[in-house]
Molecule: RNase P RNA; transfer RNA
Organism: Candidatus Aminicenantaceae bacterium
This record gives sequence, C1' cells and structure tokens, in this order.
RNA sequence: GGAGUGGGCGAGGUGGUUGCUCCUUCUUCCCAUCAGAGGGGAGAGGGGGAGGAAAGUCCGAACUCCAAAGGGCAGGAUGGUCGCUAGCAGCGACUCCGAGCGAUCGGAGGAAAGUGCCACAGAAAACAUACCGCUCUCGUUAACCGGUUUAACCACUGACGAGAGCAAGGGUGAAAAGGCGAGGUAAGAGCUCACCGUUCUGGUGGUGACAUCAGAUGCAUGGUAAACCCCAUCCGGAGCAAGACCAAAUUGGCCCUGAAUGAGAUGGCCCGUCUCGAGGGCGGGUAGGUCGCUUGACCUCUGGGGCAACCCAGAGGCCAGAUAAAUAACCACCCACGACAGAAUUCGGCUUACGACCCGCUCCAGCC
RNA sequence: GGCGGUGUAGCUCAGUCGGUUAGAGCAUACGGCUCAUAUCCGUAGCGUCGGGGGUUCGAAUCCCUCCACCGCCA
Repeated sequence: GGAGUGGGCGAGGUGGUUGCUCCUUCUUCCCAUCAGAGGGGAGAGGGGGAGGAAAGUCCGAACUCCAAAGGGCAGGAUGGUCGCUAGCAGCGACUCCGAGCGAUCGGAGGAAAGUGCCACAGAAAACAUACCGCUCUCGUUAACCGGUUUAACCACUGACGAGAGCAAGGGUGAAAAGGCGAGGUAAGAGCUCACCGUUCUGGUGGUGACAUCAGAUGCAUGGUAAACCCCAUCCGGAGCAAGACCAAAUUGGCCCUGAAUGAGAUGGCCCGUCUCGAGGGCGGGUAGGUCGCUUGACCUCUGGGGCAACCCAGAGGCCAGAUAAAUAACCACCCACGACAGAAUUCGGCUUACGACCCGCUCCAGCC
Repeated sequence: GGCGGUGUAGCUCAGUCGGUUAGAGCAUACGGCUCAUAUCCGUAGCGUCGGGGGUUCGAAUCCCUCCACCGCCA
C1' cells in the first nucleotide's frame, strides 16, 4: 500500500428556556355515599420517553378466537454430521467438495427405485454407435506414383469395389462411454500390467458425517431432483383491525299491564275481540369507554460449566405504551457540519438500507 | 398495523410444467390510393420481459432478494 474478517458506536456535542406524552407523591376542588371504596378537574414536586435496523413481513414462536376422537391422503417447508434452543429455513463446532498464492469464502440427502428432458451440431445424448479415419481378406486396375533403368508385369506399392475387424486418433457439442504410461496386436481395445480414480468387502480410529489401512472387482454406473419423484423430519386455520367486558341518544324488535282509561275497526248499541297509542320491562348492537398493553424464553454485574453456540447459580434493576396518535421548538457556543431511518400486541432470528469513526485479528506485496 | 395479488413495445394483452429468432391488436413513421383529407392497402421501427443475484449447457419461465403498484380486513 492492497485485501479478508470480527466487534463496538451511531437524535453531532454542551448549556439554557418553553412545550408534548405516560407513571407517581402531595395540596385543593367537584361527583358519589350514612360513612367509605371509587371517579374526575386544577396546581406544585419527582421519574421515564424510538432503533440497530423500529424497515421488509421472509422464517419461528408466545397470546387469542375458530375447528378438532385417533390415524391417513393431498398440499407445503427443511435437507452433510454432532450439538445449542421454547422453536426455526437460526446459531456453534466439525466433515467432505469447490474457488483463491493466502487470510478467507461458497456449496451439501438420493441420478445404482421409477418416469421425463438434454434444442442446434454430431456417427452416437445413453439397451450405445461408426462420418472421416486405421487394419486385414478377396476382386479389378496400373494414366500418374512405386517396385525396377526402358518395355511388359503387379508379390511389395497406389487407386477403385465388395466383405470383415477396430474405437486409438480427427471432428461435433455445455456434456462423448474411466485417466495416463508400458506391453500387446493385422490395426486396435482393460485385451494384459503398474499407478491414480470408481465400486464392493473387511479391519482400525471417531458419538457421527468421515478418515485411514488391507483385499477384491477390468469398469457395469453421462448430466439434470431451484423437473416429476423417492427417503427422513416437521406443519390444523386465522390473526391484537385476534379477542373479552361495560354501554348512551335515536330508530327498529320482543314481552307484560287494563283499577282508572285515549283513537280507530268490527256492531244498531253494550260487553268482547283486534290494531295503533300510553305505561312498565327485556335483550342484541352502534357511538363512546375499559381490558388485551407491556415484568419479559427481559436487562446488568459476579461466579461456575462448555472449544463454542449456550447453560446453571447468586445479587441488583424496571428501561415508551399512544389511539388521530407524544418524543419537539427556539437561543448561545464548539467542531471533522452530522448516514439509513421513526414504535403501535410481544419476543427469537434472517434479509435489506446506512455512516464516517473507534477497537481488534489475519493474509499478500514492496521497502528498511 | 395485518393479509393477498400484479409487473412483457407508447397503450391493451398473448407467451409461464426452461430450448435457438419474445409475438398480436391499437398507436407512430414512410410509401400508395385521392384534386385534398379520412377510410383502405403495403412497408418499417419500437423491448434492461420491474431491478439484482443464483440453479442450468441454456431463464420472460425455476429459486432467493429488493422495488413499484393494486385490492381486502374494524
């Protein structure tokens, strides 16, 4: 100088004045009452008042209501191993594979249960196959070339045709049927052998993923599961606008009453009956209010266990709780001139946004 | 606050169990027809498939993440 990785902090700081919101103590007034309990107003004093992400709502829970014998199907999620945790797709440690000189980072069940797909190109894209090519046999041929100096001839050689063998080489593709070397062969080929890889079996070490050693197998088994699928584990649905309680005014609903008695209908009239009205009562629900609402898988410190995540014990602490929604405004001074952004039931994670600053650790390069 | 859905050309929509080139109508531009305009006929252009990353040989399509818009719940 460059790079990797972990942690801390984050209304710029200090002081002053005036406000907002919640809790609490005292004084005073009002309502209520026999007296209280309780409720409300005003004043004074004291205390608390946004975040590491309050965000996205991507996971997991608590809590509430609905559903529900139990089990299965369907659907969804997760996916190396072991551990941590209330739980998780989170965290820690380790294993294997890959990238990087390195610190470090990324990935992870099964393709040998079955099905599908693999465009174009290519012989062939998966029960392998043969375009060019290589080799052998047979036949034809001899212009050129060759045997051999000419002619003639064709065993060697070249060309053409037919049959057979091969998969080493070329070529195609993202991907080509173990790799590489030697032997072997007409040419070749795991055809044979050594090494490496694959698969299987056994031993040893490890809780385990796995590692390592020995032996066997001539290689059978291309890729894709963020294609269907298989295996293992887990999952009922909705969400605090969940839900519970109290409860006006007005309208509508239901029930009761006929001592006195309003209007109408029925009837010639009275009684009676019916309707409306009157009086009394009931219940649902709206406005509004209360609870849920912040003491919690909480925070800080100390000691102990564990590599760590985390766990155990003790002591101390209370740290926003609104409902049209508070956390602000102004002044003075200083500086490096101030990022992303603001609670709304609550926690544990993840992800995304963001800023300089501070504190570490590590690697690479150069110089001394 | 909670829950669900949609983003493809200037506009409205196809294409979504991956396969070479992303297509249609309207609109736009140019040419033809006409004395001229419209209609009509022909031709052409027009795309970060909302952004980024990943899986795959290959992504508009599958997975993750971010952004914008729309709807529902007292």